[in-house]
RNA sequence: AUGAAGGAACAGGGAGAAAGGGUUUGGCCCCUACCGAAGGAGCAAGCUGAACAUCAUUAUGCCUGAUGUUUAGCGAAACUCUCAGGUGAAAGGACCUAUCCUGAUGC
Repeated sequence: AUGAAGGAACAGGGAGAAAGGGUUUGGCCCCUACCGAAGGAGCAAGCUGAACAUCAUUAUGCCUGAUGUUUAGCGAAACUCUCAGGUGAAAGGACCUAUCCUGAUGC
C1' cells in the first nucleotide's frame, strides 16, 4: 500500500405448505394431511486402489503401458430424502446485498 478465499458481528430483503381434528380454561400430548430454504442424510461424471481378461513390448518370462469387466474408496447442488424442523401473526429461515472486524501478500 492493497485486503483474495474463508470466518465472525450487524442491518435490509427473503419462499413453501391445515388459523386441521381430538383433549384441555389454555399449554403439553395424540392422530391425519401437507412443505423444503435451519440443521442432517444420499449420489452423477470423474479420480484412485485391487482382482481378472485382452493387446503392445520382451529373452515368447517378469516389469511396464493401454483397453475392457468386477469390486472398494473419494466425489456437488437450490437435485433427492423428509430424520429433524415447519404449515395465521410473531419467531426462525438457505440465499443475496451493504457496513465493519479478522485473514493473506508485497515493499

A computed fold for a 107-nucleotide RNA from Thermosyntropha lipolytica DSM 11003, annotated as Glycine riboswitch aptamer.
Lineage of the source: Bacteria > Bacillati > Clostridia > Syntrophomonadaceae > Thermosyntropha lipolytica.
Rfam family: Glycine riboswitch aptamer. Rfam links the family to the GO term glycine biosynthetic process. About the family: This family represents the bacterial glycine riboswitch.